This is a predicted structure of a 46-nucleotide RNA (SAM/SAH riboswitch aptamer) from uncultured Cognatiyoonia sp.
Its Rfam family is "SAM/SAH riboswitch aptamer". Its family is annotated with regulation of gene expression and S-adenosylmethionine metabolic process in the Gene Ontology.
RNA sequence: CUGUCACAACGGCUUCCUGACGUGGCAGGUCAACCUUAUCGGAGCA
Numbered sequence: 001c002u003g004u005c006a007c008a009a010c011g012g013c014u015u016c017c018u019g020a021c022g023u024g025g026c027a028g029g030u031c032a033a034c035c036u037u038a039u040c041g042g043a044g045c046a
Base pairs, nucleotide, nucleotide: 001028002027003026004025005024006023007022010019012045013044014043016042017041
């Protein structure tokens, strides 16, 4: 750096969903190189 998974800040509220500030596990690549921009909600109740 790439792939994948999990935890997880964040709502007036949550047995659900989405996104993921931040963190960790596993596998692979590289030998000094790769450098800009998540949501700030949905569903339900009030």